The RNA shown here (transfer RNA) has 73 nucleotides and comes from Tigriopus californicus. Rfam family: tRNA. The family's RNA type in Rfam is transfer RNA. NCBI's taxonomy places the organism under Eukaryota, Bilateria, Allotriocarida, Harpacticoida, Tigriopus. The coordinates come from a structure-prediction model, not an experiment, and the mean pLDDT is 80. The RNAcentral record of the sequence draws on Ensembl Metazoa and Rfam.
RNA sequence: GGGGAUAUAGCUCAGUGGGUAGAGCAAUCGGCUGCAGUCCGAUAGGUCCAUGGUUCAACUCCGUGUGUCCCCU
Numbered sequence: 001g002g003g004g005a006u007a008u009a010g011c012u013c014a015g016u017g018g019g020u021a022g023a024g025c026a027a028u029c030g031g032c033u034g035c036a037g038u039c040c041g042a043u044a045g046g047u048c049c050a051u052g053g054u055u056c057a058a059c060u061c062c063g064u065g066u067g068u069c070c071c072c073u
Base pairs, nucleotide, nucleotide: 001072002071003070004069005068006067007066010025011024012023013022019056027043028042029041030040031039049065050064051063052062053061
C1' cells in the first nucleotide's frame, strides 16, 4: 500500500425480511437461611463507535472517518 471482519448494558454476546433493543453473568432491593452462600422474585442500567445519505421509519441498507483483529504485499 491492497483486501476482509468487527464496534449493541459494567462483562460476554444475541437481535434471522428495516417497524422504536434483549439474554446470561455482575450490581441493587426483597424472599428463603441462625449467618453467609445456593436458589426464587423484582428493580436499575443503552444517544446501538462518530458523521453524512436513503426511507414515512435505520442497531439493521449505502458513503466517509476512528479503534481492534486477520490475510496479502